This is a predicted structure of a 72-nucleotide RNA (transfer RNA) from Phaeocystis antarctica.
[in-house]
RNA sequence: UUCUUUAUAGCAUAAAGGUUAGUGUUUCAAGCUCAUAACUUGAUAGUAUCGGUUCAAUUCCGGUUAAAGAAA
Repeated sequence: UUCUUUAUAGCAUAAAGGUUAGUGUUUCAAGCUCAUAACUUGAUAGUAUCGGUUCAAUUCCGGUUAAAGAAA
């Protein structure tokens, strides 16, 4: 310098254009218990960023940023 892949909740991960962006875990609260753990219920919290296409974008396209890899 060129090319490829990736970016979703504190952490891990799904959703392959459509009707509340889901699950596990963490955190918090309540219940249960003599108490703790375990268990049950509930709550909090997310699409890297800027544009474009579309009636509709996590999804498709382009730029930027960051990470990983390959070639020279």
It matches the Rfam family "tRNA". By type it is a transfer RNA.
Lineage of the source: Eukaryota > Haptista > Prymnesiophyceae > Phaeocystaceae > Phaeocystis.
The sequence is in RNAcentral, with records from ENA.
Its mean pLDDT, the model's own confidence on a scale to 100, is 80.